[in-house]
RNA sequence: GAUAGAGGUUGCGUGAAUCAUAAGUAUGCUGGCAGAUGUGUGCAGGCGCAGAGGAAGACAGAGGAAAGGGAGGAACGCCGAAAGAACAGAUAGCCUGUAUAUCUGUUACUUGGGCAUGUGGUGAAGAAUCACAUGACUGUCAUCUGAUGCAGAUGAAGCGCUAUC
Numbered sequence: 001g002a003u004a005g006a007g008g009u010u011g012c013g014u015g016a017a018u019c020a021u022a023a024g025u026a027u028g029c030u031g032g033c034a035g036a037u038g039u040g041u042g043c044a045g046g047c048g049c050a051g052a053g054g055a056a057g058a059c060a061g062a063g064g065a066a067a068g069g070g071a072g073g074a075a076c077g078c079c080g081a082a083a084g085a086a087c088a089g090a091u092a093g094c095c096u097g098u099a100u101a102u103c104u105g106u107u108a109c110u111u112g113g114g115c116a117u118g119u120g121g122u123g124a125a126g127a128a129u130c131a132c133a134u135g136a137c138u139g140u141c142a143u144c145u146g147a148u149g150c151a152g153a154u155g156a157a158g159c160g161c162u163a164u165c
Base pairs, nucleotide, nucleotide: 001165002164003163004162005161008079011078012077013076014075018071019070029061030060031059033057037050038049039048040047041099042098043097044096045095046094082111083110084109085107086106087105088104089103090102091101092100112138113137115135116134117133118132119131120130121129122128140156141155142154143153144152145151146150
């Protein structure tokens, strides 16, 4: 340098069908009350659209969604699998700025892996996920100790470890 593997059956990631939730919520319609604003992702500016032939708002009635996220099983791709952070670009059915979300790319940046708890973010959420901290568990290597093929202590990181050429 090349090839092949291991960590776990609670390793990682991905598209579709199904199910629950979102929610009896939003939007629209009707009724009266009410009486001037509302709206094009949030905020600001501009430009539009709707509005006394009744805006916003709350109430009542009949009806009534969806997206994102989630669940268990199956399929596929894998073992920096992948996730995050920073930067750049694109989209969000008007333009500019900014914010947020999603997607793509780059980076010799961070993280061995899953779990639990706490705090904070996203989210409708007691779901889930992300970041940080703590805790034990687990895999690898190194050093030391014991002993008889195992155990313990400490430390480190995947640009690692094992096997073959």
Model confidence (mean pLDDT): 79 of 100. Predicted 3D model of a 165-nucleotide RNA (Lysine riboswitch aptamer) from a mouse gut metagenome. It matches the Rfam family "Lysine riboswitch aptamer". Rfam's curators write: Riboswitches are metabolite binding domains within certain messenger RNAs that serve as precision sensors for their corresponding targets. The model forms 98% of the base pairs in the Rfam consensus.